[in-house]
RNA sequence: AGAUAUCUUCAGGGUAAGGUGAAAGUCCUUUCCGGCGGUGAUAGUCCGCGACUCGCUCUUUUUUGUGAAGGGCGACUGACUCGGCGAAAUUCCGAGACCGACGGUGAUAGUCCGGAUGGAAGAAGUGUUCG
Numbered sequence: 001a002g003a004u005a006u007c008u009u010c011a012g013g014g015u016a017a018g019g020u021g022a023a024a025g026u027c028c029u030u031u032c033c034g035g036c037g038g039u040g041a042u043a044g045u046c047c048g049c050g051a052c053u054c055g056c057u058c059u060u061u062u063u064u065g066u067g068a069a070g071g072g073c074g075a076c077u078g079a080c081u082c083g084g085c086g087a088a089a090u091u092c093c094g095a096g097a098c099c100g101a102c103g104g105u106g107a108u109a110g111u112c113c114g115g116a117u118g119g120a121a122g123a124a125g126u127g128u129u130c131g
Stems, first nucleotide, its partner, number of pairs: 002130002007125004016030004032110001033100002035049004044098002053075009080096005102114003
């Protein structure tokens, strides 16, 4: 160099204008937003991961309940094309498309409210040990 225990901090953005209506930040028109790692070259759409939701299971607790909290495993898990430059780009440039958990709501939600002052991919730092 490299590998690595521990602990600390950080770790998601966005609805505005008009229309209809009794009622819409939810519908219609035009706007707005894009987590983390990877990559022959910079990615919402490639590859993988996290998150959400569901199932099984274990632990703790308990007022013994179909409860609560936490862990593990598994399932589920959206969406892109054409042209240009180039050694190399579904990543850049140009053009046109497309996608977005669950619950709530006076009316259908990527953007409002809620679980969430949560969790987390991971990032930075600290620093132990091996060598």